[in-house]
RNA sequence: UUCCAUCUUCGGGGCAGGGUGAAAUUCCCGACCGACGGUAAGAACCAAUUUGUUUUAAGUCCGUGACCCACUUGGCAACUCGCUUUGUGGCUGAUCCGGUGUGAUUCCGGAACCGACAGUUACAGUCUGGAUGGGAGAAGAUGUCG
Numbered sequence: 001u002u003c004c005a006u007c008u009u010c011g012g013g014g015c016a017g018g019g020u021g022a023a024a025u026u027c028c029c030g031a032c033c034g035a036c037g038g039u040a041a042g043a044a045c046c047a048a049u050u051u052g053u054u055u056u057a058a059g060u061c062c063g064u065g066a067c068c069c070a071c072u073u074g075g076c077a078a079c080u081c082g083c084u085u086u087g088u089g090g091c092u093g094a095u096c097c098g099g100u101g102u103g104a105u106u107c108c109g110g111a112a113c114c115g116a117c118a119g120u121u122a123c124a125g126u127c128u129g130g131a132u133g134g135g136a137g138a139a140g141a142u143g144u145c146g
Base pairs, nucleotide, nucleotide: 004143005142006141007140008139009138010137017029018028019027031126032125033115034114035064036063037062038061042055043054044053045052059113060112068090069089070088071087074084075083076082095111096110097109098108099107117129118128119127
């Protein structure tokens, strides 16, 4: 120390205050939240003439994950239902304006917008539940190669 294999650990946040009502953290006013990887012009440092190192960086850009659907692999069970599991595919929300500049949908300023499924005395991004689950991925250990 590249790739690879095995294993271990880690791996999501949020309605304060108020209104109506028999009933709402679900409606209304208002409040709050932002998973993972990528992308630098941010920050710090070194060097010295435009290069390097470190670190950090977007809910709305690119890609991914969870839910759901179809097909599919294996297992369990067997009353044809069903439970579980592997892989592939599908589905899957939302941003503009101004400034600086060679260069920004990421910086600075401002104003917007978005958020699975099931449940519920009343419609949920925030409550409860599937979920002590799964997971993109992160860190580490061992082996292996150089």
Model confidence (mean pLDDT): 78 of 100. FMN riboswitch aptamer (RFN element) from Ornithinibacillus gellani, 146 nucleotides, folded computationally.